[in-house]
RNA sequence: GGACGAUUGGCUCAGCGGUAGAGCACCACAUUGACAUUGUGGGGGUCACUGGUUCGAUCCCAGUAUCGUCCAC
Numbered sequence: 001g002g003a004c005g006a007u008u009g010g011c012u013c014a015g016c017g018g019u020a021g022a023g024c025a026c027c028a029c030a031u032u033g034a035c036a037u038u039g040u041g042g043g044g045g046u047c048a049c050u051g052g053u054u055c056g057a058u059c060c061c062a063g064u065a066u067c068g069u070c071c072a073c
Stems, first nucleotide, its partner, number of pairs: 001071007010024004018055001026042005048064005
C1' cells in the first nucleotide's frame, strides 16, 4: 500500500429501511436473623465520525477513524 470483516447501554451480543432490544452487570423494593438465590420494578444509548440517497437510515451509498485477519513491499 491492497482485500475482507468488525465498530449498537458498563460488558457480551441481537436487530439490517418505519418511535433501539436481550443476557449479565447496576439501583430500589419484596423475600432472609444476615448474606446469597429468587421475584417485581427502574435508570442508562448523539447505533465510531462526516456527507449523500430516501417521506423516513442502526440498516443503503461514498469518505474518514480505530481494531482484527490475509496479501504485497
A computed fold for a 73-nucleotide RNA from an Actinomycetes bacterium, annotated as transfer RNA. NCBI's taxonomy places the organism under Bacteria, Bacillati, Actinomycetota, Actinomycetes. Its mean pLDDT, the model's own confidence on a scale to 100, is 83. It matches the Rfam family "tRNA". By type it is a transfer RNA.